[in-house]
RNA sequence: GGAGUGGGUCAGACGGCCGCUGGUCCGCUUCGGCGGGCUGGAGGAAAGUCCGAACUGGGUAGGGCACGGUGGUCGCUAACGGCGACCCGGGGUAACUCGAGGGAAAGUGCCACAGAAAUCACACCGCCGAUGGCCCGUCUUCGGGCGGGAUCAGGCAAGGGUGAAAUGGUGCGGUAAGAGCGCACCGCGUCGCUGGUGACAGCGGCGGCAGGGCAAACCCCACCGCCAGCAAGCCCAAAUAGGCGGCGAGCAGCGGCCUUCGGGCGGCUGCACGGGCCGGCCCGGUCCGUCCGAGUCGCGGGUAGGGUGCUUGAGCCGACGGGCAACCGAUCGGCCCAGAUGAAUGGCCGUCGCCGGUCGAUCGACCGGUUACAGAAUUCGGCUUACCGACCCACUCCGCCG
RNA sequence: GCGGGCGUAGCUCAAUUGGAUAGAGCACCUGACUACGGAUCAGGAGGUUAGGGGUUCGACUCCCUUCGCCCGUG
Repeated sequence: GGAGUGGGUCAGACGGCCGCUGGUCCGCUUCGGCGGGCUGGAGGAAAGUCCGAACUGGGUAGGGCACGGUGGUCGCUAACGGCGACCCGGGGUAACUCGAGGGAAAGUGCCACAGAAAUCACACCGCCGAUGGCCCGUCUUCGGGCGGGAUCAGGCAAGGGUGAAAUGGUGCGGUAAGAGCGCACCGCGUCGCUGGUGACAGCGGCGGCAGGGCAAACCCCACCGCCAGCAAGCCCAAAUAGGCGGCGAGCAGCGGCCUUCGGGCGGCUGCACGGGCCGGCCCGGUCCGUCCGAGUCGCGGGUAGGGUGCUUGAGCCGACGGGCAACCGAUCGGCCCAGAUGAAUGGCCGUCGCCGGUCGAUCGACCGGUUACAGAAUUCGGCUUACCGACCCACUCCGCCG
Repeated sequence: GCGGGCGUAGCUCAAUUGGAUAGAGCACCUGACUACGGAUCAGGAGGUUAGGGGUUCGACUCCCUUCGCCCGUG
């Protein structure tokens, strides 16, 4: 100097004029409100609504099934599918980065085409043909022996081909030719030792071990999950029609009051039945009811207003201490940092800063631009996506000079 | 807020049980036929499967994410 990797910060500042809004103080008031001073006022993602919670309400707040989610180990956290460190595997020269990272021997399923073959293993091209058979030559003690040839029976899966993948791989020996057939190393399985909280790593012994891949295939295993959501909920005011109609579940016993002595009214208990509630289903539970009827279905009418929830928080900044880090601290100091409700947080001017363009030898001059992505609506911790630039820190590799 | 479905040629739809050259009709182009046109016949072209990433030997199909559309419920 170039190329790259990881992380962090900023997202304009000051002044003036006008216009909004929260808080607070003062003054005035016809009590409707008006005026003035001070002070605060949209993000790193406010977005997506992908996760987790806080908070509010429902559920006698329990169990199970189904369903959904997560998936190496150990930590952090209120919690999480998040974060940190480490282990293993893939990528990269490296700094680093990615991983939906438990199980294929619980079971079922798929691997098309090509290829002989994609569970057991049948062999397309091939190799051998030692042993038995065939042919030729030769010797013969006529039992047979020796040599050669081509193959049949038979043997092979080492070589070639196909494919993403073919029955562990490489090398040596051995064999008729071969094959873990034997050996060495690697791979696989298992046992032990050492180190580590652990996932795991290293070392050593034993075993020739036998088909692989896919679980982002169904599934199995481990762990987690009550439901709904600030339009949750709470309060006040006002208005109407406390509206109309339908469906709708019983027996027994006890005794009280009235009686025109026919019966009527209402209460308690037991059993049974009906309905509501708890995301779906079952069990269990609970509440209400059985004609003075729970609940449910349909029709019709009124209201859509105001207040609260509403911003002091698992809060932020700094120091010190602990921890490799994420983070923690019962330590210390400081700060208050939007609460609107058809939805405020804006517009203009000037200066500076920053960015871009033109001119210029330099200093500089002129012109343009608030810059990109984009606006809070209960709050917080994360993830994901969008994005103009500027700056800082650390690390890796390449080239050159000293 | 919650649940579910979809996006393929110019248009309307298939293929979505992971298998390899992604199809059909209409429209378009060329030729034949006809005096000309239509109809008819023959042939042809037209596709980054909404965009991106991932799993797998292989993805329209399976998973994640981004954009857009539709349905139901509240």